FMN riboswitch aptamer (RFN element) from Sinomonas atrocyanea, 143 nucleotides, folded computationally. Model confidence (mean pLDDT): 79 of 100. Lineage of the source: Bacteria > Bacillati > Actinomycetota > Actinomycetes > Sinomonas.
[in-house]
RNA sequence: AAACGUGCUCCGGGGUCGGUGAAAGUCCGAACCGGCGGUGAUAGUCCGCGACCCGGCGGUCCGCUCGCAUCAGAGCGGAGUGCCGGUUGAGCCGGUGGAAUUCCGGCACCGACAGUCAAAGUCUGGAUGGGAGAAGCACGUAC
Numbered sequence: 001a002a003a004c005g006u007g008c009u010c011c012g013g014g015g016u017c018g019g020u021g022a023a024a025g026u027c028c029g030a031a032c033c034g035g036c037g038g039u040g041a042u043a044g045u046c047c048g049c050g051a052c053c054c055g056g057c058g059g060u061c062c063g064c065u066c067g068c069a070u071c072a073g074a075g076c077g078g079a080g081u082g083c084c085g086g087u088u089g090a091g092c093c094g095g096u097g098g099a100a101u102u103c104c105g106g107c108a109c110c111g112a113c114a115g116u117c118a119a120a121g122u123c124u125g126g127a128u129g130g131g132a133g134a135a136g137c138a139c140g141u142a143c
Base pairs, nucleotide, nucleotide: 003141004140005139006138007137008136009135010133016030017029018028019027031122032121033111034110035049036048037047038046044109045108053086054085055084056083057082058081060079061078062077063076064075065074066073091107092106093105094104095103113125114124115123
């Protein structure tokens, strides 16, 4: 200097003004935001990953039923969990350049679930959770 392993720490932003209305941070007009890895040059829209949700399998716990002298055992349901799989949105044009759907200019577009006096990317909640990942630290292994 750099690789691998283990442990600990860390790890998401954004509703302001006006309109309508009995009621809206949810509708309408304008506003605001953009996780992680990759990439011939910097990405919400390219290629992937993660969160929510669904399924399969395994094991754990709880309840019920059957069975039994007592066990063993079998079935059904539920909870949460490990692994695997599925689902999950959106970009074009011009410019520069050796190279950019990533930069510059223009005009667009997208955003889980549950809740709510009224429909949510921005409010509240699951979540003091989970987590891609690698910013920091420690230890170990090999070069």